Molecule: transfer RNA
Organism: Pocillopora damicornis
Order: sequence, then C1' cells, then structure tokens
RNA sequence: GGCUUGUUAGCUUAGUUGGUAGAGCGUUACACCGAUAUCGCAGAGGUCGUGGGUUCAAAUCCCGUACAGGCCU
Repeated sequence: GGCUUGUUAGCUUAGUUGGUAGAGCGUUACACCGAUAUCGCAGAGGUCGUGGGUUCAAAUCCCGUACAGGCCU
C1' cells in the first nucleotide's frame, strides 16, 4: 500500500430482506428481612465511531474518514 471483519446503554452483545432500537449483567428506588444477600417489582441510562449522500423514512443502502482485529504484498 491492497483486501476484509468489527464499532449499538457503564460492560458483554442482538437487531437477514430500510419503517422511528432491545436483552443479560451492572446501577437507582420500592417491597421482603432483626440485618445483609438471593428472589420479586418499577425506573433511569443509547444523537447506533464520525462527516456526507440516496430516500417520505437509514443502526440497516452508497461514499469518505478515525480506531481495532485478520489476510496479502
């Protein structure tokens, strides 16, 4: 330098034909208990790496770019 895979909540991640994003763990509150843990219940938390484009509509399609892994030279 070329090709390729990935980037989504604090962490690990799902999201196959474009239709307004979920789970587990963690976290907060409540209930339970003499108290803690477990269990139960409710909630908060995401400009989907980033900049553009296409579209009525983009995490998803196209282009550039940043970072990380792999292959080739």